[in-house]
RNA sequence: GGAGUCUUCGCCAAGUGGUAAGGCCAUGGUCUGCAAAACCAUUAUCAACAGUUCGAUUCUGUUAGACUCC
Numbered sequence: 001g002g003a004g005u006c007u008u009c010g011c012c013a014a015g016u017g018g019u020a021a022g023g024c025c026a027u028g029g030u031c032u033g034c035a036a037a038a039c040c041a042u043u044a045u046c047a048a049c050a051g052u053u054c055g056a057u058u059c060u061g062u063u064a065g066a067c068u069c070c
Stems, first nucleotide, its partner, number of pairs: 001070007010024003018054001026042005047063005
């Protein structure tokens, strides 16, 4: 220098055009004499900026980062 794959909550991870599931952690609450356990509740404008579309995590372009190959 060229080519390819990936980037979703603190961590893991699903979602392939119609307003983002789940698990772990954390916080608050219920329960308890105190704890633990259990149960309930809470946490995402999806790497950034543009474009297409009635509508974008999803499609297109550029940029940044990670990894792989030449």
Record summary
Predicted 3D model of a 70-nucleotide RNA (transfer RNA) from Treponema sp. The prediction has a mean pLDDT of 80. RNAcentral holds the sequence, with entries from ENA. Its Rfam family is "tRNA". Gene Ontology term of the family: triplet codon-amino acid adaptor activity.